[in-house]
RNA sequence: CGGCACGUAGCUCAGUGGUAGAGCAAUGCUCUUAUAAAGCAUGGGUCGCAGGUCCGAUCCCUGCCGUGCCGA
Numbered sequence: 001c002g003g004c005a006c007g008u009a010g011c012u013c014a015g016u017g018g019u020a021g022a023g024c025a026a027u028g029c030u031c032u033u034a035u036a037a038a039g040c041a042u043g044g045g046u047c048g049c050a051g052g053u054c055c056g057a058u059c060c061c062u063g064c065c066g067u068g069c070c071g072a
């Protein structure tokens, strides 16, 4: 310098046009003499950034940033 993949909750990841979810973790409650386990509930997100297309974008297009891999 070029090519490819990825970027979503504290962590690991789903969701590929109709307005965002799961598991674990956290907090509270029940249970227990108490803790753990188990059960129930709750909170937590400008979907990496900026533009474009569209009635509507996490999703499609362009540029940039970051990470990883490959080539030179």
Base pairs, nucleotide, nucleotide: 001071002070003069004068005067006066007065010024011023012022013021018055026042027041028040029039030038048064049063050062051061052060
Transfer RNA from a Patescibacteria group bacterium, 72 nucleotides, folded computationally. Lineage of the source: Bacteria > Bacteria candidate phyla. The sequence was found in a public genome assembly. The coordinates come from a structure-prediction model, not an experiment, and the mean pLDDT is 82.